The RNA shown here (c-di-GMP-I-GGC riboswitch aptamer) has 85 nucleotides and comes from Ferroacidibacillus organovorans. Model confidence (mean pLDDT): 80 of 100.
């Protein structure tokens, strides 16, 4: 230095509650734990969500500028323990 099939320790924390932020999807703290070897960070390519503003229409509807998901896929970077060779 490189590798990961098991296992330690440690982490991270979905639904769900209850505050706060937002037009909304979402987030963010507290509780909680379904789960997770990147469930650590980054929206760069697909997907999904939401569309206040803005265009059409004048319906309650449509596209959309924008925002969200990293715990949907894939990509990009970085990494802890302990153990084997």
């Nucleotide at each position: 230095u490189a590798u990961u099939a098991a296992u330690u320790a440690g982490g991270c924390a979905a639904a769900c509650u209850u505050a706060c932020u937002g037009a909304a999807a979402a987030g963010u703290a507290a509780g909680g734990g379904c789960g997770c070897a990147a469930a650590g960070c980054c929206a760069c390519g697909g997907a999904c969500c939401u569309a206040a503003a803005g265009c059409g229409a004048g319906a309650u509807c449509g596209c959309c500028a924008a925002g969200g998901u990293a715990g949907c896929c894939g990509g990009g970077u970085u990494g802890c323990c302990g153990g084997a060779a």

The source organism's lineage runs through Bacteria, Bacillota, Bacilli, Caryophanales and Ferroacidibacillus.